Description: Bacterial RNase P class A from a Candidatus Krumholzibacteriia bacterium, 368 nucleotides, folded computationally. It matches the Rfam family "Bacterial RNase P class A". Gene Ontology terms of the family: dimeric ribonuclease P complex, tRNA processing and ribonuclease P activity. The family's RNA type in Rfam is ribozyme. The model forms 97% of the base pairs in the Rfam consensus. The gene name in the source record is rnpB. The sequence is in RNAcentral, with records from ENA. Its mean pLDDT, the model's own confidence on a scale to 100, is 76.
RNA sequence: UGAGUAGGACAGACGGUCGCGGGCGUCCGCGGGACGCUCGAGGAAAGUCCGAGCUCCCCGGGGCAGGGUGCUGGGUAACACCCAGUGGAAGCGAUUCCAAGGAAAGUGCCACAGAAAGAAUACCGCCAAAGCCGCAUGAACGCGGACGGUAAGGGUGAAACGGUGAGGUAAGAGCUCACCAGCGCCGCCGGUGACGGCGGCUGCUAGGUAAACCCCACCCGGAGCAAGACCAAAUAGGAGGGAAGAAGCCGCCCCGAUUCGUUCGACCCUCGGGUUGGUCGCUCGAGAUGUCCGGUAACGGGCAUCCUAGAUAAAUGACCAUCGCCUGCUCUGCAGGAACAAAACUCGGCUUACGGCCUGCUCAACCC
Repeated sequence: UGAGUAGGACAGACGGUCGCGGGCGUCCGCGGGACGCUCGAGGAAAGUCCGAGCUCCCCGGGGCAGGGUGCUGGGUAACACCCAGUGGAAGCGAUUCCAAGGAAAGUGCCACAGAAAGAAUACCGCCAAAGCCGCAUGAACGCGGACGGUAAGGGUGAAACGGUGAGGUAAGAGCUCACCAGCGCCGCCGGUGACGGCGGCUGCUAGGUAAACCCCACCCGGAGCAAGACCAAAUAGGAGGGAAGAAGCCGCCCCGAUUCGUUCGACCCUCGGGUUGGUCGCUCGAGAUGUCCGGUAACGGGCAUCCUAGAUAAAUGACCAUCGCCUGCUCUGCAGGAACAAAACUCGGCUUACGGCCUGCUCAACCC
C1' cells in the first nucleotide's frame, strides 16, 4: 500500500425566532384561554419471528393427542437468546458456519443413469479345476459351449459392501496373512462435562436420509392493552345484590373437591340505558448513569446519584447564524451534501434496513 477479518463508539454541536404534545404554577370574561417554567423518539422506534411481565378466561391431579427444543458447562425472570468450551465443515490465515440425540429398534425413500441403491444382483470382461451338454476317441487328462463359477478389471452414478501388498486360485474374493483406515466393546490416564490420549479384543467391515414417519430425553393451557376495570343525562326489553335448586370443566378422556371461581335460576330487594363518549390500565421499571468488588466471559453484587414521551388521528417540526464532518473546484475561499427510518402496555432477544468514523488481528507485495 492492497485485500480480508473481528469489534467499538456515534447518529452533528451550540445559539436565536416561530410552531406543536404532556406536566406544573399563576391569572382571566373559566365546557375554554393567556403567560411562565419544565419534559418531549431509535439503534434499529421496523418485521411481529422467539421469550417473559401484566390482564381475563374454570379449582386441583392423572392419561392421551398436538406442538416445541435437542453436543457440554455456565448466565438469565425466561428463551429457539448470550458467554466459555467440545466435535464437525470452510479458509494459507485472522476468523466464520452447524437443527450437532438415535440409521448395529422398526418402516419408508434414494431422481437420471446403471446388472444391481442394500443381504440381493451381473452389461462388458475373466475362468475349462470339478459337475453338465455336445463332438471326437480303443480309452482319456482332448476340443467346443458359459448351463455354471467370479466380482479382481471396465462401465453407470452424488453414493456400489474398506485400502495397499503378499499368499492363494481354473479365474477370483478378508478366502488367509501383514500393515493401515473406520466402527463397536473393554481397560487405564486427563477433563465438572461434551470429549481427548494410550493400550487390548480368539470383535466387526455395517451406504445415505430422522427441518421422512418413528424412537429417546426435557418443556409447553388459551386469548391478548381492541387484555381488562370504572363513570354519566332521557323511554327497558336492561343492570346490580341475595337466593332454594340445577348444570359444569381451558383440545379430548378419567378422577377428586365441591369452600363455588363460572353458567342458568323460581322468588325477594335495590336501581334504571353503556355507544363512534370519558376516566383508569399508562409508564418507577428484570429502570438509567457513575464507581468499586467477584467472575476468562455472558453476568452478578454493593454504594452513590437521577426520574428521562405517554399522544388517540395521533406532538417531537420549520427557518436563520456560527462551528465541525464529507465531496468538488478556478483552493487564505466558494459551492453542494449528510443515510436508514419515527414511539402507541412494558421489558429481554433475534432478524432485516442504513451512514461515515475509530481500533485490534490476518494474508500478500514492496522499502528500511